[in-house]
RNA sequence: AUCGAGAGAGGCUGAGGGAACCGGCCCACAGACGCCUCGGCAACCUGCCCCCACCACAGGAGCAAGGUGCCAAGCCCGGCGAGCCGCGAGGCUCGGAGGAU
Numbered sequence: 001a002u003c004g005a006g007a008g009a010g011g012c013u014g015a016g017g018g019a020a021c022c023g024g025c026c027c028a029c030a031g032a033c034g035c036c037u038c039g040g041c042a043a044c045c046u047g048c049c050c051c052c053a054c055c056a057c058a059g060g061a062g063c064a065a066g067g068u069g070c071c072a073a074g075c076c077c078g079g080c081g082a083g084c085c086g087c088g089a090g091g092c093u094c095g096g097a098g099g100a101u
Base pairs, nucleotide, nucleotide: 001101002100003099008038009037010036011035012034016027017026018025021079022078023077024076039071040070041069044067045066046065047063048062050060051059075098080095081094082093083092084091085090
């Protein structure tokens, strides 16, 4: 700084999984989660290339070779605070906390 977009097949395995706690909701023996292979997404870092009258530190457009990351659901939703709405249960918006990259 971003987190409302994007991207799955095969094999192995075998009972839990969605970070942690609580609540909800969902995925899962018609095999989830995880691991491996291949494929893909994205463009964070490196690299390459172009623009910026010359240079190209900065800035911007592009490529996707290398390194990360990612490929159910908004970070699955809420939990804390403020504002607004509601008789109320509660709801909506914004922010925070925590987390991921």
The RNA shown here (SAM riboswitch aptamer (S box leader)) has 101 nucleotides and comes from a soil metagenome.
Its mean pLDDT, the model's own confidence on a scale to 100, is 86.
It matches the Rfam family "SAM riboswitch aptamer (S box leader)". About the family: The SAM riboswitch is found upstream of a number of genes which code for proteins involved in methionine or cysteine biosynthesis in Gram-positive bacteria.